[in-house]
RNA sequence: UGAGUCGGUCGGGUGACCGCGGUGUCGCGUUGACGGCGUCGAGGAAAGUCGGGACUCCACAGGGCAAGGGUGCUGGCGAGAGCCAGGGCGGGGCGACCUGCCGGACAGGGCAACAGAGAGCAGACCGCCGAUGGGCGGCCCGGUUCGCCGGGCCGUCACAGGCAAGGGUGAAACGGUGCGGUAAGAGCGCACCAGCGUCCGGGGCGACCCGGGCGGCUGGCAACCCCCACCCGGAGCAAGGCCGAGCAGGGGACGACGGGUGGCCCGCCCGCUCCGCAAGGAGCCGUCCCCGGGUAGGCCGCGUAGAUGGAUGGUCACCCAGGCGCCGUGAGGCGCUGGACAGGAUCCCGCUUACAGGCCGACUCACCGU
Numbered sequence: 001u002g003a004g005u006c007g008g009u010c011g012g013g014u015g016a017c018c019g020c021g022g023u024g025u026c027g028c029g030u031u032g033a034c035g036g037c038g039u040c041g042a043g044g045a046a047a048g049u050c051g052g053g054a055c056u057c058c059a060c061a062g063g064g065c066a067a068g069g070g071u072g073c074u075g076g077c078g079a080g081a082g083c084c085a086g087g088g089c090g091g092g093g094c095g096a097c098c099u100g101c102c103g104g105a106c107a108g109g110g111c112a113a114c115a116g117a118g119a120g121c122a123g124a125c126c127g128c129c130g131a132u133g134g135g136c137g138g139c140c141c142g143g144u145u146c147g148c149c150g151g152g153c154c155g156u157c158a159c160a161g162g163c164a165a166g167g168g169u170g171a172a173a174c175g176g177u178g179c180g181g182u183a184a185g186a187g188c189g190c191a192c193c194a195g196c197g198u199c200c201g202g203g204g205c206g207a208c209c210c211g212g213g214c215g216g217c218u219g220g221c222a223a224c225c226c227c228c229a230c231c232c233g234g235a236g237c238a239a240g241g242c243c244g245a246g247c248a249g250g251g252g253a254c255g256a257c258g259g260g261u262g263g264c265c266c267g268c269c270c271g272c273u274c275c276g277c278a279a280g281g282a283g284c285c286g287u288c289c290c291c292g293g294g295u296a297g298g299c300c301g302c303g304u305a306g307a308u309g310g311a312u313g314g315u316c317a318c319c320c321a322g323g324c325g326c327c328g329u330g331a332g333g334c335g336c337u338g339g340a341c342a343g344g345a346u347c348c349c350g351c352u353u354a355c356a357g358g359c360c361g362a363c364u365c366a367c368c369g370u
Base pairs, nucleotide, nucleotide: 001366002365003364004363005362006361007360008359009358010357012319013318014317015316016315017314018313020041021040022039023038024037025036026035027034043341047352048351050350051349052348053347054346055236056235057234058233068232069231070230071229072228073086074085075084076083077082087102088101089100090099091098092097103227104226108225109224110221111220125167126166127163128162129161132160133159134157135156136155137154138153139152140151141150142149143148175193176192177191178190179189180188194218195217196215197214198213199212200211201210202209203208240300241299242298243297249291250290251289252288253287254286255285258270259269260268261267271284272283273282274281275280320339322337323336324335325334326333327332
């Protein structure tokens, strides 16, 4: 100088004018959706509404068991969510560093598509062997009733059988390498390495780490059921509380003048009043008071922003980062441009997500200079 990693932090400033909401105060021929002045008025995430809590109502009212759900390495902090630091296993980066996972698979059950011979105390397709047993051939020895019989050795077949090293399949094939061993092989034996179990020593609060001995003990999935430990009632400020018109309902009073059915109206039934000889027709209400529930609405809940269908905005000037162009050897000058994501609605603590650009600190890599 360039490229990067991690942590923190800021996230435009000042003034003028116009405008908005809360509040205090003053003014008035105009008391109001008034005017003047003062003062206060969003964020690091106010967002998503994902966790935890305060608060409210409902349920249960004490304890246990069961069911269902959630969480799951260690230590510390925290009311809890969660945060910080650390551990183990894995992935990425040359590196600083980033990132995924985390109780138990000797409590038990279960699962593994396709391929493959075989997928759990497995298996034999190709392959290897065929020591042993068997078939065939040859040689030798012994016996012989001369037909053969017995034994041994060699070769051959690959029939019985043995093997799991190599090939092949698969995400995964019962550890890896080497030597010995063998007919061929194999933890069959041995050495070393990896893992597991166990014992001992040392370190750490702990998860765990380091070293040594012993045991041939050696696959995975618990986000399948399950086992262990701990935790868990539900709904949410449109919670919830108070006040409460109008209409409808109940009761009462007054006037000569309604009861049933029905949520209400019509209708129907019964009754009464008036008109009419009758058939039939008309009418049966109004005013006031009281009562409980409760709608609209209001208040509280609701906070040093506050609320009410929801104020916090705009223009201009100058300045400040940043970007671009031109001029200048250069320091620099001039012009243009230019500031993201986004805005409370009961409150608090977290998590997650969005974000132009800048600043600070620590660290890494590459190149150059001394």
A computed fold for a 370-nucleotide RNA from an Acidimicrobiales bacterium, annotated as Bacterial RNase P class A. RNAcentral holds the sequence, with entries from ENA. NCBI's taxonomy places the organism under Bacteria, Bacillati, Actinomycetota, Acidimicrobiia, Acidimicrobiales. Its Rfam family is "Bacterial RNase P class A". It is annotated as a ribozyme. A source record names the gene rnpB.